[in-house]
RNA sequence: GAGAGUUUGAUCCUGGCUCAGGACGAACGCUGGCGGCGAGCCAAACACAUGCAAGUCGAGCGAAUGAAGUUCCUUCGGGAAUGGAUUUAGCGGCGGACGGGUGAGUAACACGUGGGCUUCCUGCCUCAUAGAGGGGAAUAGCCUUCCGAAAGGGAGAUUAAUACCGCAUAAGAUUGUAGUACCGCAUGGUACAGCAAUUAAAGCUGCAAUCCGCUAUGAGAUGGGCCCGCGGCGCAUUAGCUAGUUGGUGAGGUAACGGCUCACCAAGGCGACGAUGCGUAGCCCUCCUGCGAGGGUGAUCGGCCACAUUGGGACUGAGACACGGCCCAGAGAGCUACGGGAGCGUCGAGUGGGGAAUAUUGGUCAAUGGGGGUUUCCCUGAUGCAGCAACGCCGCGUGAGUGAUGUGGGCCUUGCGGUUGUAAAGCAGACACUUCUGGGACCUAAAUGACGGUACCUGAGGAGGAAGCCACGGCUAACUACGUGCCAGCAGCCGCGGUAAUACGUAGGUGGCCAGCGUUGUGGGGAUUUACUGGGCGUAAAGGGAGCGUAGGCGGAUUUUUAAGUGAGAACAGAAAAUCUGGGGCUUAACCUGUGUGCUGCAUUUCAAACUGGAAGUCUAGAGUGCAGGACUGGAGAAGGGAAUUCCUAGUGUUCCCCAGAAAUGCGUAGACUUUAGGAAGAACACCAGUGGCGAAGGCGCUUCUCUGGACUGUAACUGACGCUGUCGCUCGAAAGCGUGGGGAGCAAACACCAUUAGAUACCCUGGUAGUCCACGCCGUAAACGAUGAAUACUAGGUGUAGGGGUUGUCAUGACCUCUGUGCCGCCGCUAACGGAUUAAGUAUUCCCGCUGGGGAGUACGGUCGCAAGAUUAAAACUCAAAGGAAUUGACGGGGGCCCGCACAAGCAGCGGACGAUGUGGUUUAAUUCGAAGCAACGCGAAGAACCUUACCUAGACUUGACAUCUCCUCGAUUACUCUUAAUCGAGGAAGACCCUUCGGGGACAGGAUCACUGGACCUGCAUGGUUGUCGUCAGCUCGUGUCGUGAGAUGUUGGGUUAAGUCCCGCAACGUGCGCAACCCUUAUUGUUAGUUGCCAUGUUUAAGUUGGGCACUCUAGCGAGACUGCCCGGGUUAUGCGGGAGGAAGGAGGGGAUGACGUCAAAUCUAGAUGCCCCUUAUGUCUAGGGCUAGUCACGUGCUACAAUGGUCCCUACAAUAAGACGCAAGCCCGCGAGGGGGAGCAAAACUGGAAAACCGAUCUCAGUUCGGGUUGUAGGCUGAAACUCGCCAUCAUGAAGCUGGAGUUGCUAGAAAUCGCGAAUCAGCAUGUCGCGGUGAAUACGUUCCCGGGCCUUGUACACACCGCCCGU
Repeated sequence: GAGAGUUUGAUCCUGGCUCAGGACGAACGCUGGCGGCGAGCCAAACACAUGCAAGUCGAGCGAAUGAAGUUCCUUCGGGAAUGGAUUUAGCGGCGGACGGGUGAGUAACACGUGGGCUUCCUGCCUCAUAGAGGGGAAUAGCCUUCCGAAAGGGAGAUUAAUACCGCAUAAGAUUGUAGUACCGCAUGGUACAGCAAUUAAAGCUGCAAUCCGCUAUGAGAUGGGCCCGCGGCGCAUUAGCUAGUUGGUGAGGUAACGGCUCACCAAGGCGACGAUGCGUAGCCCUCCUGCGAGGGUGAUCGGCCACAUUGGGACUGAGACACGGCCCAGAGAGCUACGGGAGCGUCGAGUGGGGAAUAUUGGUCAAUGGGGGUUUCCCUGAUGCAGCAACGCCGCGUGAGUGAUGUGGGCCUUGCGGUUGUAAAGCAGACACUUCUGGGACCUAAAUGACGGUACCUGAGGAGGAAGCCACGGCUAACUACGUGCCAGCAGCCGCGGUAAUACGUAGGUGGCCAGCGUUGUGGGGAUUUACUGGGCGUAAAGGGAGCGUAGGCGGAUUUUUAAGUGAGAACAGAAAAUCUGGGGCUUAACCUGUGUGCUGCAUUUCAAACUGGAAGUCUAGAGUGCAGGACUGGAGAAGGGAAUUCCUAGUGUUCCCCAGAAAUGCGUAGACUUUAGGAAGAACACCAGUGGCGAAGGCGCUUCUCUGGACUGUAACUGACGCUGUCGCUCGAAAGCGUGGGGAGCAAACACCAUUAGAUACCCUGGUAGUCCACGCCGUAAACGAUGAAUACUAGGUGUAGGGGUUGUCAUGACCUCUGUGCCGCCGCUAACGGAUUAAGUAUUCCCGCUGGGGAGUACGGUCGCAAGAUUAAAACUCAAAGGAAUUGACGGGGGCCCGCACAAGCAGCGGACGAUGUGGUUUAAUUCGAAGCAACGCGAAGAACCUUACCUAGACUUGACAUCUCCUCGAUUACUCUUAAUCGAGGAAGACCCUUCGGGGACAGGAUCACUGGACCUGCAUGGUUGUCGUCAGCUCGUGUCGUGAGAUGUUGGGUUAAGUCCCGCAACGUGCGCAACCCUUAUUGUUAGUUGCCAUGUUUAAGUUGGGCACUCUAGCGAGACUGCCCGGGUUAUGCGGGAGGAAGGAGGGGAUGACGUCAAAUCUAGAUGCCCCUUAUGUCUAGGGCUAGUCACGUGCUACAAUGGUCCCUACAAUAAGACGCAAGCCCGCGAGGGGGAGCAAAACUGGAAAACCGAUCUCAGUUCGGGUUGUAGGCUGAAACUCGCCAUCAUGAAGCUGGAGUUGCUAGAAAUCGCGAAUCAGCAUGUCGCGGUGAAUACGUUCCCGGGCCUUGUACACACCGCCCGU
């Protein structure tokens, strides 16, 4: 020492991307009050106008100039002389080698650090010793003259010095020579003294070698020069480099060593510990970041280096190869009289240019420094100040107090209110900033103040002059409204926006920071995401295909020694500034200043000797050798063998054979296939054969022989650490492929053909060439896999198997121990999990290879290898926010297992073909209103469209409205009638007095007016509630606690049975619970009891008739009960659940039927049942009226009706129901009509009255035909309902008499009182039923069974699916 978001339906892991903090010589956007301190061309080392940045010394010299003063003369204007102040070009001296700038070059002794010079120099400065005698010859300047445009230059004459040159003197100086002492590893060095040779000087001022200077020598200090150890960049797709190169001898050169240079000689020197080459770069103290280790950086200040337009060169000098010096060459710019000549801002200002971007052509030498000078002094764009710019850091202010049940405005609202908000206004008051007045410093010891009348102090005045920026989906503090509608836009990542956006834009509010705030860029952090601290490699990226082995790394026991590593102490250095600490000074802080630490590294020295290393010796446990033994598909070569296949020959014998899902190509009458005999060829070796053996891996399998490798066991004779690993290197290395030459039976890429298919360059079939085989030579790769490198040691076991050995016992097989190999299971510990587990993926050590998101890509280029194919080494641009591993739950599978369902099968009746009915699509139309769309829309909403309905179209009207509430006004409420109109609307006239009352009025109804509104079958079922469909009446769906798992989750709910059922039983780390199942409810089947009217009638009477007396036994009705529970018996089964059979019973294993629909799925249906948010319309998308339309008519589909006929049609006769409905109704008997129907009307608000059940039965007829089947269509004249029947109703009589002769592919329903068939009733309804919902009558066939189709349930398995296979995804 902090983490977070993002891969998934969810989880754990791996792994990348992104964010939050701090920093900056910054830039951009919006905004901007003050002060202090810092800092300000990162790019064009691009080009530069103008002025300035290095001069000074007259006390070195000769000259020039000539002030004041003095004297003389004067025409009073002045002149002359003297005087020497001042100033100065030149000679001369010192300084221009410092200061200032920049970072181009440089990968180097350039820098840093530590040493060395026994290879060195040092002006000015300090100390010491000694000295300065006497001469000479020139030259600038000045003058004369010449050339040139200029810059400049030449000649002649003349002159001085601290300029120059000899002579003298001279040593502890230098050189030579031979010595002594001391030091050093050595070449050698130091000191001393002897001899010989060489070498010096300058003056000025002045009283004075007094000061300042001069000469020689020594010492110091300062500053430099050279050499060395160590340290700090990238690329090996740069592996070899080097000829003065490496060394030697001699010489030259230098201040000095040295190939520094030269002559000769030798052939060396550097390099995998990275030479050489290429690219990049000034280095450091520091600075930023980080807990640290590190990573990045080299602005300002400071140290060093390098450079001065580019390249080269030297001169002068103590010092340069010299920014504002010289010479030469190049580039560019400018002057010129064209001959020539001059300049170089990377000094400070400034200009152009470049760029996202970086300041004034300022003041002063007052201070601190520097140069010159004896000094006053002069110079100084160094420096010290000011100016510009929020560039940074720090500080201050923009106001503080009081002020409410809280105004106004804004915004929101559920319309109550909330919030902005003590915020404002108002009140009284203070002065930090700004402005103005007055005073006024330090920096200054004697003088001198640029800054500057500045800092600071005092007084006056007035809230007056002073707040913005960003954000508000999560990360991440902070939310609402409106606008927009996948548009406009946002975005750091995830992502937001398709009509209710906390994510866009605006507003209000809120949060954060604040004279700033955001954005962009860069570097570090987070990132343990290059892991030294501190990662990994079975499956996520990652173990080399294997071995041998060089360098390197690491290495057994023991003794002695050494001191390189290591440890401890001492002292040196590690500049200052900066960091840290803690004092002081500016009002504080930033800032400045002084103190003390620290600077982990390098070098010196002393001590220690455990460990590592070095040296010497000893040992045997590692390793190796010897001897004895058995095992082996280890390797190479040679020889031999049989089965099979194909081919050839001959015999026999005839028509197919072969092949496939089905076929065809193919073979065969020239005799195949089959079969018998003989022969030839090549390749491979059945059985034995085994998670058995051998080998380093690849790999190795008939038998025998020859040669040969390794391992194992036993023994303990020998050597004595000889070992392990192993970059580069070398060798081996499946299959395919290549080269040369053989061989070729079978098989078989390519190729050909037949099929399959939409196509089929495939899968299948028939053929068939390289190849497969051998010899020799290449290639060098594989899922070369245990996806697991090698070696060593240690760490529970159990059980197989192969090869040995030992102990023991039966002597036939055993038991136990042990070594080596090879398998399985399984603890501890390990792992993300899966799993591995003495053959580790455990615990440790050593060495090697290789990894760092996915794609691009194991690709391009380059190199190496190869005959080629290609192999090996191996990037980047660009692009994505993931890619991936393991496990979980679902879903899915033309995966598996078990089970169920009219799911199939077995049957029956249909649909699909015809006619018409009805619904839908499409078309048409002014409109054909709208919705429903696989199952689960389509005789559905609609239980009934002529008007109405009605929502649609056309036309005409109304506008607070057809309807509701509130306010105000009026009132005889209202209505018959007439006119007009298509109708409503409109006009006219007439009749007409509601309720209560306190008599004031109030209420109802009606009319009028205003403002809110009202209304909408307008939109959105993807904003909703409610309701419904479907999977599915399928048996499932969950929860609590516990347990297991890091977790998602699992367990329970799985397993063995059983059931219609998660129904029940047994077992079980589970034990219990809930919603579902079942039961409770209704109905039906039996019966008891109660009750008998409108129901019933056994006995009696009367009869047309339960009509009547009587009765309630029966039927029936409808209340209450009973009954069925595997209760009983037998069987097998687990002494269970249950199953099979049986008895009894009206009914038997849920008796039949119904209602009842779990968690959920389908954004399923419905805003047109009703409700409802939002949007939209408001003289219309509302309301009223008339007419039309929803009924169209070519076509297609769904559903149902009637049929096609003899199990039938027609006619006659005779029977038997149930559910229901009925007063604006059902309607009998009677009369009329062929009939629909009409007239009339008893009875019935119903167990009372109403309504002929039909199929069926008994007969007759028809006789297989488009018919006596079938009934569509059409005509005539009718009936009913209704204002109204044309568009557009139903029914009936007579006549007409269409299609249709049992229906293709396909498809539907049904398992018993069910299918099929027959009629009856009801709702809706004026009328309209082949539809819907009910009712009863008649009443079959079949089910072997679960292989297959469909749907579903449970378990299991695979998955790259999770919108879940209608998925995902690949190629063109």